[in-house]
Context: one part of a larger RNA
RNA sequence: CUGGGCGUAAAGCGUGCGUAGGCGGUUUAGUAAGUCAGAUGUGAAAGCCCUGGGCUCAACCUGGGAACUGCAUUUGAAACUGCUGAACUAGAGUGUGGUAGAGGGAAGUGGAAUUCCGGGUGUAGCGGUGAAAUGCGUAGAUAUCCGGAGGAACACCAGUGGCGAAGGCGACUUCCUGGACCAACACUGACGCUGAGGUACGAAAGCGUGGGUAGCAAACAGGAUUAGAUACCCUGGUAGUCCACGUCGUAAACGAUGUCAACUAGCUGUUGGGAGCAUUUUGGCUUUUAGUAACGUAGCUAACGCGAUAAGUUGACCGCCUGGGGAGUACGGCCGCAAGGUUAAAACUC
Numbered sequence: 001c002u003g004g005g006c007g008u009a010a011a012g013c014g015u016g017c018g019u020a021g022g023c024g025g026u027u028u029a030g031u032a033a034g035u036c037a038g039a040u041g042u043g044a045a046a047g048c049c050c051u052g053g054g055c056u057c058a059a060c061c062u063g064g065g066a067a068c069u070g071c072a073u074u075u076g077a078a079a080c081u082g083c084u085g086a087a088c089u090a091g092a093g094u095g096u097g098g099u100a101g102a103g104g105g106a107a108g109u110g111g112a113a114u115u116c117c118g119g120g121u122g123u124a125g126c127g128g129u130g131a132a133a134u135g136c137g138u139a140g141a142u143a144u145c146c147g148g149a150g151g152a153a154c155a156c157c158a159g160u161g162g163c164g165a166a167g168g169c170g171a172c173u174u175c176c177u178g179g180a181c182c183a184a185c186a187c188u189g190a191c192g193c194u195g196a197g198g199u200a201c202g203a204a205a206g207c208g209u210g211g212g213u214a215g216c217a218a219a220c221a222g223g224a225u226u227a228g229a230u231a232c233c234c235u236g237g238u239a240g241u242c243c244a245c246g247u248c249g250u251a252a253a254c255g256a257u258g259u260c261a262a263c264u265a266g267c268u269g270u271u272g273g274g275a276g277c278a279u280u281u282u283g284g285c286u287u288u289u290a291g292u293a294a295c296g297u298a299g300c301u302a303a304c305g306c307g308a309u310a311a312g313u314u315g316a317c318c319g320c321c322u323g324g325g326g327a328g329u330a331c332g333g334c335c336g337c338a339a340g341g342u343u344a345a346a347a348c349u350c
Base pairs, nucleotide, nucleotide: 004321005320006319007304008303012318014201015200016199017198021194022193023192025088026087027086028085029084030083031082033081034080035077036076037075038074039073040072041071042070049065050064051063052062053061054060091191092188093187094186095185096183097182098181099180103177104176105175106174107173108172109171110154115149116148117147118146119145120144121143125136126135162169163168206247207246208245209244210243211242215241216240220236221235222234223233258317259316260315261314262313263312266295268293269292270291271290272289273288274287275286276285277284299306300305323350324349325348332343333342334341335340
């Protein structure tokens, strides 16, 4: 290289956008680069192969043929691919009218609860545990009522519900803003798919500067437990958790399942649209479309299972895998303030 694979055995980049490249709908005319056919030249000889001959045979030597799958020139063919021109509407997109939504950003507002502060009532306990103790409390706690401050999170609604490319998104109102879906028409006319590099986004934790700090809580301190207890339990408690602007770029970033397209039985729920029928109202039935779930046929699978949201049947493009350990490590490069990330071996060993 050929070949085989990637849900769980090794293997889908965390996710988009997109450059080069690869691939690309229908009809028609031309062209002839790819493609196909013929001819000519060349493709040294020897060797290999076929078939004759010579050494008594053979090895060996020798004659002829074939082959040399290639290259160049030339004459043709025009289905397919390419290129050029013209056209089309089934892919893709735009417009019109609607719909649903925790999609994103900013500003403002609200109630419940915890904590703290002030005041009232009130008195000896409270708290905590398996049991205790540390801790708090006669300088008046816990409990209870009134008032105030401040920060963080938004009960019920809430749903194998919704939205988003993924990470993720949940009180209410306003402003700005992205996408999706549906219906019927009109328009553009292949404008498409994928995507090495690249670029943007990317939970939590961490880092930098400046704020903020109610609750929770690494580290830390104390009390218990225990043979010990650098833990599990308890009382405290600082970073952090929150905000702004930067940085980091990783996760079991999971559906452990790349993206796009086509085709292939059904049945049941649910969300958002459309149409028809029925209906006094609520409730309904049939059908269609876009999601999201539970079963299941064929088929697939080592099995488990998957099964129109495929892991079925195919095509296009990208990424990745090749025994375990050493090791996602060393060295080097690139990135980072650092922590570290990314790219990524070998010796040796079984």

Small-subunit ribosomal RNA, central domain from an uncultured bacterium, 350 nucleotides, folded computationally.
Model confidence (mean pLDDT): 89 of 100.
The full RNA is in RNAcentral, with records from ENA and SILVA.